The RNA shown here (transfer RNA) has 84 nucleotides and comes from a bacterium. The sequence was found in a public genome assembly. Its mean pLDDT, the model's own confidence on a scale to 100, is 81.

RNA sequence: GCCGAGAUGGCGGAAUAGGUAGACGCACAGGACUCAAAAUCCUGCGAGAUUUAUCUCGUGAGGGUUCGAUUCCCUCUCUCGGUA
Numbered sequence: 001g002c003c004g005a006g007a008u009g010g011c012g013g014a015a016u017a018g019g020u021a022g023a024c025g026c027a028c029a030g031g032a033c034u035c036a037a038a039a040u041c042c043u044g045c046g047a048g049a050u051u052u053a054u055c056u057c058g059u060g061a062g063g064g065u066u067c068g069a070u071u072c073c074c075u076c077u078c079u080c081g082g083u084a
Base pairs, nucleotide, nucleotide: 001083002082003081004080005079006078007077010026011025012024019067028044029043030042031041032040046057047056048055049054050053060076061075062074063073064072
C1' cells in the first nucleotide's frame, strides 16, 4: 500500500431486511434485613437545561439519503487481524 473486522452510559456488552437507543451483567448510590457487617432482596443510575417532571442533545468525527439512521451511502480518525 491492499483486503477484512471493529469504535455504543463509569466498565463489559446487546439491539442491523431502517421504526421508543442502551437489554443483560459488573461497578456505584439509596432503602429493607442485621447488634454491626457480608450475603440476599427492592429501587435508582448517559449529558445539559430549567419551570423538578418535563424539554433538548447523545452510538468514533464530518457530510448525504429518508417522514425517520447505531443500522444504508461517501470522506476522515483510531484499534485489531490478514497479505505483499
It matches the Rfam family "tRNA".